[in-house]
Notes:
A computed fold for a 61-nucleotide RNA from a Hyphomicrobiales bacterium, annotated as Fluoride riboswitch aptamer (crcB RNA motif). Its mean pLDDT, the model's own confidence on a scale to 100, is 76.

């Protein structure tokens, strides 16, 4: 110095923390809910599991 393979750091997955784990993105990116012309209307703190904080609905003390 050229050729091959690999993919460390970061980021992200619709509202908070932490762990495990998948997944996607390469900053010109992933990502940024969903019905409806509108007007308005839904479900969830997870991408998935666990636990904790808030939230909500029942019953008991």
């Nucleotide at each position: 110095u050229u050729c091959c393979g690999u993919g460390a750091u970061g980021g992200g997955g619709a509202u908070g923390g932490a762990g495990u784990u998948c997944c996607c993105c390469g900053a010109u990116a992933a990502c940024c809910g969903c019905c409806g012309a509108a007007a308005g209307g839904c479900u969830g703190a997870u991408g998935a599991c666990u636990c904790c904080u808030g939230c909500c609905a029942u019953g008991g003390c």